[in-house]
Molecule: SAM riboswitch aptamer (S box leader)
């Protein structure tokens, strides 16, 4: 970098440092010298891992080890995250509204795409 898969309306700082940007991209709209990004500390969460319980594999019976699944826990570790729904929209469709109509648009909803993160694969 590519592919597969799960999740993305919850949660998390009146700290230190730093000194002008940040919210992926385009548009909109926001955050920010009442201090942005980055770094350190702190915290949140539970994807993987760990631990515990239960169940299945187990159709002769038992089920120690093992594998898998579910639930719990939140520390041993690996990540991740800590304004706003992934800030909203972007492409298609449904409902609704406007218009004589091609059509357009407010709002609501569904899906796709793109993106982020984890796990796995090539």
């Nucleotide at each position: 970098c590519u592919c597969u898969u799960a999740u993305c309306c919850a949660g998390a700082g009146u700290g230190g440092u730093g000194g002008a940007g940040g919210g992926a991209c385009g548009g909109a709209c926001c955050c920010u010298g009442u201090g942005a990004a980055g770094c350190c500390c702190g915290g949140c969460a539970a994807c993987c891992u760990g631990u515990a319980a239960u169940g299945u594999c187990a159709u002769a019976c038992c089920a120690a080890a093992g594998a898998c699944a579910u639930u719990a826990u939140g520390u041993u570790g690996g990540u991740g995250c800590c304004a706003a729904a992934u800030u909203c929209c972007g492409c298609g469709g449904a409902a609704u509204g406007a218009g004589a109509a091609u059509u357009c648009a407010u709002u609501u909803c569904c899906g796709a795409g793109a993106g982020a993160u984890g796990a796995g694969a090539a």